Notes:
Predicted 3D model of a 265-nucleotide RNA (Bacterial large signal recognition particle RNA). It was read from a public genome assembly, where an Rfam model found it. The coordinates come from a structure-prediction model, not an experiment, and the mean pLDDT is 75.
[in-house]
RNA sequence: CUGUACCGGCCGGGGAGGUAGCGGUGCCCUGUAUCCGCAACCCGCUAUAGCGGAGGUUAUGUCCCCGAUUGAGGCAUUUUUUUGUCUGGCUGGAGCAUUUAAGUGGUGUUGACGAUUGGGUCUCGCGCAAUGGCGGCCCGUGAACCUUGUCAGGCGGGGAACCGAGCAGCAAUAAGCGGUUUCCGUCAUGUGCCGUGAGGGUGCCUGAUCCGAGCUAACUGGAUGAUUUCCGCAUAUAAGAGAAUGUCGAUUUCGGGGUGUACGG
Numbered sequence: 001c002u003g004u005a006c007c008g009g010c011c012g013g014g015g016a017g018g019u020a021g022c023g024g025u026g027c028c029c030u031g032u033a034u035c036c037g038c039a040a041c042c043c044g045c046u047a048u049a050g051c052g053g054a055g056g057u058u059a060u061g062u063c064c065c066c067g068a069u070u071g072a073g074g075c076a077u078u079u080u081u082u083u084g085u086c087u088g089g090c091u092g093g094a095g096c097a098u099u100u101a102a103g104u105g106g107u108g109u110u111g112a113c114g115a116u117u118g119g120g121u122c123u124c125g126c127g128c129a130a131u132g133g134c135g136g137c138c139c140g141u142g143a144a145c146c147u148u149g150u151c152a153g154g155c156g157g158g159g160a161a162c163c164g165a166g167c168a169g170c171a172a173u174a175a176g177c178g179g180u181u182u183c184c185g186u187c188a189u190g191u192g193c194c195g196u197g198a199g200g201g202u203g204c205c206u207g208a209u210c211c212g213a214g215c216u217a218a219c220u221g222g223a224u225g226a227u228u229u230c231c232g233c234a235u236a237u238a239a240g241a242g243a244a245u246g247u248c249g250a251u252u253u254c255g256g257g258g259u260g261u262a263c264g265g
Stems, first nucleotide, its partner, number of pairs: 001265006008058004012030004020046005034054005063258006073248013087234002092231001093228002096225005102220003105216003114210008122199006128192002130189007138179004147172004155164003
């Protein structure tokens, strides 16, 4: 250097979860990497930490170890932010009330505010008026007989003159009915730029006199108070997203080290 047989190694690894712990089944990542059976109300083990069975490869640029590099993905903590929920009711917001009078506006020397005084508004009484009802007055109508007047005809009495009662008609009228509101009376009133007497006098309106420059608070601004919880804010919490730190880490690349036994040629 080479042949045969074999041992060892390799034929994937990792994260979370779970577990006293380890590995697996299930989930996720990596990415290509023999097969079968078992297993979440689990399965198998115990620091040499899946078990059982079958198969392939063979000491090689193959496997193992160490260091560095790259680094998917997961996890933990902190923090920022978005959205939702619970609670609070301080600070802002919002609307409200009170106040102030700096600005705008309005008003004021054709006299503000204030003071004094008269009147009104208010209450009671009386009157007047108005309106409405009723009645009167007035007008019309209004009685077979039991209303009146006049009573044709007719009737009764009388010798006669004449007398008497009296229907219809005509006229008038009673009760009643209807009308007129010019007038009168009476009653009433959600009535009155009405009059008059008394009371009251807080406010408001108004006349007069005095004084002599403010007054007002609509808007803006300032102050105070209570309300509300829509927004903002604060506390707590859930989910999502981002960042930082830590941790595990598949994978990539580089460097160093190791790489067996037996029998032959």